RNA sequence: GCGGAUGGCUGGAUGGCCGCGUGGUGGCAACACUGCGAGGAAAGUCCGGACUCCACAGAACGACGGUGCCGGGUAACGCCCGGCCGGGGAAACCCGAGGGAAAGCGCCACAGAAAACAAACCGCCUGCACCUGUGCAGGUAAGGGUGAAACGGUGGGGUAAAAGCCCACCGCGACCUUGGUAACAAGGGCGGCACGGCAAGCCCCACCGGGAGCAAUGCCAAAUAGGGACCUCGCGGGCAAUUGCCCAGGGUUGUUUUGACCCAGAGGUCCGGGUUGGCAGCUAGAUCUGUCCGGUAACGGGCAGGGCAGAGGAAUGGUCAUCUAUGGGCGGGGCAACCUGUCUUGGACAAAAUCCGGCUUAUAGGCCAUCCGCGCAU
RNA sequence: GCCCGGGUAGCUCAGGGGUAGAGCAGUGGACUGAAAAUCCUCGUGUCGGUGGUUCAAAUCCGCCCCCGGGCACCA
Numbered sequence: 001g002c003g004g005a006u007g008g009c010u011g012g013a014u015g016g017c018c019g020c021g022u023g024g025u026g027g028c029a030a031c032a033c034u035g036c037g038a039g040g041a042a043a044g045u046c047c048g049g050a051c052u053c054c055a056c057a058g059a060a061c062g063a064c065g066g067u068g069c070c071g072g073g074u075a076a077c078g079c080c081c082g083g084c085c086g087g088g089g090a091a092a093c094c095c096g097a098g099g100g101a102a103a104g105c106g107c108c109a110c111a112g113a114a115a116a117c118a119a120a121c122c123g124c125c126u127g128c129a130c131c132u133g134u135g136c137a138g139g140u141a142a143g144g145g146u147g148a149a150a151c152g153g154u155g156g157g158g159u160a161a162a163a164g165c166c167c168a169c170c171g172c173g174a175c176c177u178u179g180g181u182a183a184c185a186a187g188g189g190c191g192g193c194a195c196g197g198c199a200a201g202c203c204c205c206a207c208c209g210g211g212a213g214c215a216a217u218g219c220c221a222a223a224u225a226g227g228g229a230c231c232u233c234g235c236g237g238g239c240a241a242u243u244g245c246c247c248a249g250g251g252u253u254g255u256u257u258u259g260a261c262c263c264a265g266a267g268g269u270c271c272g273g274g275u276u277g278g279c280a281g282c283u284a285g286a287u288c289u290g291u292c293c294g295g296u297a298a299c300g301g302g303c304a305g306g307g308c309a310g311a312g313g314a315a316u317g318g319u320c321a322u323c324u325a326u327g328g329g330c331g332g333g334g335c336a337a338c339c340u341g342u343c344u345u346g347g348a349c350a351a352a353a354u355c356c357g358g359c360u361u362a363u364a365g366g367c368c369a370u371c372c373g374c375g376c377a378u
Numbered sequence: 379g380c381c382c383g384g385g386u387a388g389c390u391c392a393g394g395g396g397u398a399g400a401g402c403a404g405u406g407g408a409c410u411g412a413a414a415a416u417c418c419u420c421g422u423g424u425c426g427g428u429g430g431u432u433c434a435a436a437u438c439c440g441c442c443c444c445c446g447g448g449c450a451c452c453a
Base pairs, nucleotide, nucleotide: 001374002373003372004371005370006369007368008367009366010365012323013322014321015320016319017318018317020037021036022035023034024033025032026031039349043360044359046358047357048356049355050354051213052212053211054210064209065208066207067206068205069083070082071081072080073079084098085096086095087094088093099204100203104202105201106198107197108196121144122143123140124139125138126137127136128135129134130133152170153169154168155167156166157165171193172191173190175188176187177186178185179184217280218279219278220277227271228270229269230268231267232266233265236247237246238245239244249263250262251261252260253259273452274451275450287306288305289304290303291302292301293300294299324347327344328343329342330341331340332339333338379449380448381447382446383445384444385443388402389401390400391399396433404420406418407417408416426442427441428440429439430438
C1' cells in the first nucleotide's frame, strides 16, 4: 500500500428573529422573566419484567402453551458472557431451534426386487434337465441398476461363488482409567455390527408459565328512558315441585274490624339511552456521568457528582445568516497524484404516548481501535 | 396505545408435507336466420415477500409487508 475480519462511536454545527408544550418566580389579570423539551432505533409489538385489577386458602397433579449442549450473569428472559461439540474459511473469524430416534406410534411420494419384522430385478456360483443357452432347484449379496436415503467403510485372507466368515485400520456401542464443576476430551482393553432419516410429526424427559392489560385501575363532575330482555346466586320458618298451602312479624291506607297494597336485592351478558369533561396513575428509575475495586467476560460492589420530555388527538416547529460532510459546473497552477478560486446542491432511517431489560427490522455518509493475509522497503 | 383474524386463478373459496383444485367469469367450437340458455373444449397461478427445517414446503418454524376487525366512560 492492497484485500479482508471484528468491536465501538457519530449521524450536521453556531447565532438572530417569529412560534409551540411544560415546570418555577412575579403579577388581580393580560402578561413578563427564566429552566427544560425525542431516538439509536422513539419502529415491529416478538420475548421478559415492574405496576394495576380480576380469580384463587396453600400446594401438588392433569390439560394447554413455551424453553432445550454445559457453566455463569441477571429482577427476569427465548437475552448476554465464557466454554464444549458440529460445520464453513488459507487465516483473523463466522454460523448452528445444539436434549431424546436401543420408550412407543406415525411418515419416507416417484423410481426401485426391497424404504427397515425384511427381501432378491440384472448378476455370480453349484446341482439337475433339455441339448449349447435356456429352464428348474438351491447358495450368495462382491458387482450393476433405482433413489434424497439400500441394513457399517477400506484393504487383505478365505470360498464353488460369497459374506464380520476371519484379520488390520477407521467408524459405532456400552465399560474402565485419567483430566475437567460440567458439556466433553484423551487413553485402554472388550463387543463382530445388533442401532437408516424425520421430533420447526405425535410423543418422552427436564425446567418455566393463573388471566387481562394504563383504552389497566381509582376519584370527581355533566347528561340520559335512571328503560327493556335473558341468566346465576339469594329471597322470615315449615311442607312441597318454582305457581300452591299453613304459621309468625313489620309498614302504608283506614274511626275500628274485615280487607287492600308493600316489606330483597346483588352480580353478569345483550339491546336501547347519555357524555366525548377534569384529576390521579405519570415519570427519581433494576437512573445517568466520572472514578476505584473484584471478575477472562457478561456483570457486581464502593465513592463523588448531575437532576434528566411528560404532551394527552398529542408540543419539540418555521425562517434567515455563517460554516461544514458530499455531489456537480466553470477557471488557475502542476507531467501526474493533487492544490486552489468561484458558483451551485444540500444531509440516512425515522419521531416519545405508563415505565424498564432485551431481540428483530430500517439506516446516506463519516470516524476510531484491534486482528488476519499478501506485496514492497528496512 | 393495546389485542385478535386473514393473504391461494380476474372474483368467491377448498386444500394443513409428495409437486394445486372447485364454482362463477373468460377463449374456441356445436346448436340458431341471429342471440340467450344448453353441450363439448381450452388456458390461467413467483400459493403476500424473504430466510430456515426436510430428500421434498401452499402446508412446519422465524422475520418482514399488506388488509380487515375489536377495546373509552356514565346510568